[in-house]
Context: one part of a larger RNA
RNA sequence: GCCAACGAGUUACUCCUAUGCUGCAAGGUUAAUUCCUUAAGGGAAGAAGCCGUAGCGAAAGCGAGUCUGAAAUGGGCGUUUUAGUAGCAUGGGGUAGACGCGAAACCGUGUGAUCUAUCCUUGGCCAGGAUGAAGUGAGGGUAAAACCUCAUGGAGGUCCGAACCAGUGUGGGUUGAAAACCGCUUGGAUGAGCUGAGGAUAGGGGUGAAAGGCCAACCAAACUCGGAAAUAGCUCGUACUCCUCGAAAUAGCUUUAGGGCUAGCCUCGAGCAUAGUGUACUGGAGGUAGAGCACUGAUUGGGCUAGGGCCCUCACAAGGGUACCAAACCCAGACAAACUCCGAAUUCCAGAUACAUGUUUCUCGGGAGUCAGGCAGUGGGGGAUAAGCUUCAUUGCCAAGAGGGGAACAACCCAGACCACCAGCUAAGGUCCCCAAAUAGUAGUUAACAGAGAAAGGAUGUUGAGUUGCUCAGACAACUAGGAUGUUGGCUUAGAAGCAGCCAUUCAUUUAAAGAGUGCGUAAUAGCUCACUAGUCAAGCGACUCGGCGUCGACAAUACGCGGGACUUAAACUACUUACCGAAGCUGUGGAUCCAUUAUGAGAUGGUAGAGGAGCAUUCUAUUUGCGUUGAAGGUGUAUCGCGAGGUAUGCUGGAGCGUAUAGAAAAGCAAAUGUUGGC
Numbered sequence: 001g002c003c004a005a006c007g008a009g010u011u012a013c014u015c016c017u018a019u020g021c022u023g024c025a026a027g028g029u030u031a032a033u034u035c036c037u038u039a040a041g042g043g044a045a046g047a048a049g050c051c052g053u054a055g056c057g058a059a060a061g062c063g064a065g066u067c068u069g070a071a072a073u074g075g076g077c078g079u080u081u082u083a084g085u086a087g088c089a090u091g092g093g094g095u096a097g098a099c100g101c102g103a104a105a106c107c108g109u110g111u112g113a114u115c116u117a118u119c120c121u122u123g124g125c126c127a128g129g130a131u132g133a134a135g136u137g138a139g140g141g142u143a144a145a146a147c148c149u150c151a152u153g154g155a156g157g158u159c160c161g162a163a164c165c166a167g168u169g170u171g172g173g174u175u176g177a178a179a180a181c182c183g184c185u186u187g188g189a190u191g192a193g194c195u196g197a198g199g200a201u202a203g204g205g206g207u208g209a210a211a212g213g214c215c216a217a218c219c220a221a222a223c224u225c226g227g228a229a230a231u232a233g234c235u236c237g238u239a240c241u242c243c244u245c246g247a248a249a250u251a252g253c254u255u256u257a258g259g260g261c262u263a264g265c266c267u268c269g270a271g272c273a274u275a276g277u278g279u280a281c282u283g284g285a286g287g288u289a290g291a292g293c294a295c296u297g298a299u300u301g302g303g304c305u306a307g308g309g310c311c312c313u314c315a316c317a318a319g320g321g322u323a324c325c326a327a328a329c330c331c332a333g334a335c336a337a338a339c340u341c342c343g344a345a346u347u348c349c350a351g352a353u354a355c356a357u358g359u360u361u362c363u364c365g366g367g368a369g370u371c372a373g374g375c376a377g378u379g380g381g382g383g384a385u386a387a388g389c390u391u392c393a394u395u396g397c398c399a400a401g402a403g404g405g406g407a408a409c410a411a412c413c414c415a416g417a418c419c420a421c422c423a424g425c426u427a428a429g430g431u432c433c434c435c436a437a438a439u440a441g442u443a444g445u446u447a448a449c450a451g452a453g454a455a456a457g458g459a460u461g462u463u464g465a466g467u468u469g470c471u472c473a474g475a476c477a478a479c480u481a482g483g484a485u486g487u488u489g490g491c492u493u494a495g496a497a498g499c500a501g502c503c504a505u506u507c508a509u510u511u512a513a514a515g516a517g518u519g520c521g522u523a524a525u526a527g528c529u530c531a532c533u534a535g536u537c538a539a540g541c542g543a544c545u546c547g548g549c550g551u552c553g554a555c556a557a558u559a560c561g562c563g564g565g566a567c568u569u570a571a572a573c574u575a576c577u578u579a580c581c582g583a584a585g586c587u588g589u590g591g592a593u594c595c596a597u598u599a600u601g602a603g604a605u606g607g608u609a610g611a612g613g614a615g616c617a618u619u620c621u622a623u624u625u626g627c628g629u630u631g632a633a634g635g636u637g638u639a640u641c642g643c644g645a646g647g648u649a650u651g652c653u654g655g656a657g658c659g660u661a662u663a664g665a666a667a668a669g670c671a672a673a674u675g676u677u678g679g680c
Stems, first nucleotide, its partner, number of pairs: 001680006011096003015093010027051003033045005055062002065077004099237002102234001106227003110223002117201009126191001128160003131156001135152006164188003169184004203219001205215003240615006250263005264370002266367006275360001276357005281351005290342001291340002296336002300332004305326001307325002309322005373398010403414003418591004423587003429581003432565003438578001440577006451567001457552002461549010478536005484509003489503003515530001519528002592605003595601001616669001618666006625659003634653008
C1' cells in the first nucleotide's frame, strides 16, 4: 500500500418543551400494593399523589379579584378570551462518559540502588624504566654556627610507559555486527587511583568534585495499578438513495477576539389585510459632487493709508523723505475634511393614484447553521493619490456556480446546468493552418517584424487639415562673377585695422550690389567666407500651427513580452457593410418530478453549512402465506425492471435450509479517523 472483518448521536429518567396520532374530557390519570388467571402473558381492584378547572400577596389571608397603602381620581399582577390530561412516536433541551478516538498533567496505594550516584564494612590489583627531596656520614670551613664539596639515602596527587581505567581527534558504521560499536590516534597509570563481594539512602524523595546529572536502554519529578470513559472553547473521523428550499462570514455584549449569548440572514408549521415590492406620477427631507469667497481661516500682486523701522533737519516740540515691514479699506487673482451667499445626479420618506407581481411583507411557534471571508467596479480614510496592502460604504461575482470566451488562470466578459437527442437560432468572442466559421467587400493608414509591454523628452519618417511669405517682371537649390570707397569710424589699448571691449544720428560716397560687418583666422595686419547683387537654368520653393500611424528613448540572466505556425495594398490598424461559426443561453422533439389552475402554464427543478419530505437495503419478532436434495442460503456469470438506494428471472457452482405480504424492534448501511485486528 491493497483486501477482508470490526469501527462513531446510543440508553436511562413519574425530567422540561413542541409537533403528530389515539383514549377520555371540565376533567384526565393511577403509583406502591392486593386479588384472579396463564405456556409466555394478561385482567380487575387500588384517588394516596400529579396536572388542569382562579388569582393576588413575602406571608397571615382574601378571592373575580388581590397586593401596595392611613387612603387611593391610582399603580402592579389577574378576570372579562375558556381545554385539558394520559399513553405512544418523533424533533430539541436537561442530568448522566452522552457521537467516537486522542493529551500533556493531578491525586492515592505499592515496586525498584542486579544500571547508575554517594557512603559503610571487608578483600584484591598496579610489568619495567627514569629523576634523586629531607635526613645521615666523611672532607673542607667558622671563635662557634652558617655554608661548600663528595658519598649515602629513597621522598613525590613527580616523569616515560604495559596491565587496568578513561574517551581527545578522526575514518567507518547510522533500515548498524552493536538502541553508543569497530580501526587508528589520545589522557591517567602510588593516587582525590582502579576493582570484587556484602550492605545503606526512594519519588517533591534520594544521591550529586553541580551537567538539572543519575535513580534498571527517553527523569525540570521513576515505574506499577487505581480515581478514570479525568478534562480537551482544540485536531481528526462520523457509514444507503432520491426530492423541495437554502444561508452566513454582520451588530451588541463577553478575562472576549480561531469560543459563546441575543439579534440579523435560512428552513418547517399555523395565521392575517386596504400586506409587501418594483416602475411612473405628485409632495417632501438633505448640504455631498461641483462651484463660490458673502462668513471662518489661509493667500499673491497693485492701489490707498493708520502704526512701526530707517535716513535727514533738529535744544525741545515738531517737520520732511522712504525701491523697508504692514492693520483696515479698494481693484484683480486664487485655496479649504472639521469654510458656505449657492448647489445637483443618485438616495430616502409619504400617498384610499395607475400599472406589474401575488404572500415575496408581518405575527406566533419547532429546528438550524453562520460570527476567519475573498476579488472586481465606484466613493472615501490609513500608506508613498505603494502593495495580490489595510479599513469603511455601495453594487456584482466567487464562497455555495457547472457551460462558452480570455493560450493556460476561484473572482474579468458572456451565461445560471431537471434528463435525453448524430436537430435549429444566437451571446461574449471569432472566421489562413493548428481550430468550427470570410485567404469576404469598400475607403484609407503603417514599413517599424510596428502589430506582439512603458514615460518625460528628441528627430527634414510618412500622411491629412490649416495660416502665412516668395515666385515666368524667373522664386528655392546649385554653378560663374562681384562683395568696393571715406576708413585703420571714434574711444580704449603695447597693439585693436569689420570681427577682445566701450560709444554711436552704424554716417556718407560709388553702385547692379556690397553691414562702420555673419562666422573662421592673425600678436596686430594679411587670408577664407556670409549678408547683398548680376548672369546661367526653368516651376514651384520657404516658415509656422493642429491631427493620424510610425522612429529613438528601451538594460537580466538557454531562443520565449503574438498560444504556435506563419502574416506586410495583410492573416496589422482606422471607419463602414454583408454572411457565417460559436455555450449546459433560447427554440424544437420526447421524458421525469413539483406547484398552480377559472382544468387552456411561451410555470418551476445549480447548490456548501443547514432545515424539511419520500423511500431502498440488513438482522430479529408477530401474524400471514409460500419455496426447497427434481437442489435452500452463499459464490460466480447473463438478461431484465426501477430516477436511485436496489429488485426479479435464469446458467454454472454449492449441498440444507430460505422467502412473500403487513406491522413492530434495532448492536441497522464505511473509503477515509498517521483508525483496530488478520492476511498478502